[in-house]
RNA sequence: GCCUGGGUAGUUCAGUGGCAGAACGCAUUCUUGGUAAGAAUGAGGUCCUGGGUCCGAUUCCCAGCCCAGGCU
Numbered sequence: 001g002c003c004u005g006g007g008u009a010g011u012u013c014a015g016u017g018g019c020a021g022a023a024c025g026c027a028u029u030c031u032u033g034g035u036a037a038g039a040a041u042g043a044g045g046u047c048c049u050g051g052g053u054c055c056g057a058u059u060c061c062c063a064g065c066c067c068a069g070g071c072u
Base pairs, nucleotide, nucleotide: 001071002070003069004068005067006066007065010024011023012022013021018055026042027041028040029039030038048064049063050062051061052060
């Protein structure tokens, strides 16, 4: 330099053109003689950045940045 995959909650990851989810973690409450166990509720997101297409983009297209792998 070229090619491929990836970037979404604190972490690990789903997701799909139409209000963004799970698990773990965190907070509160309940349960208990007590608890790190169990139950319920809740908070937490500029979906990497900038353009384009579209009535509408996390999703499709282009460019850039970053990470991983491969080729030379």
Molecule: transfer RNA
Organism: Patescibacteria group bacterium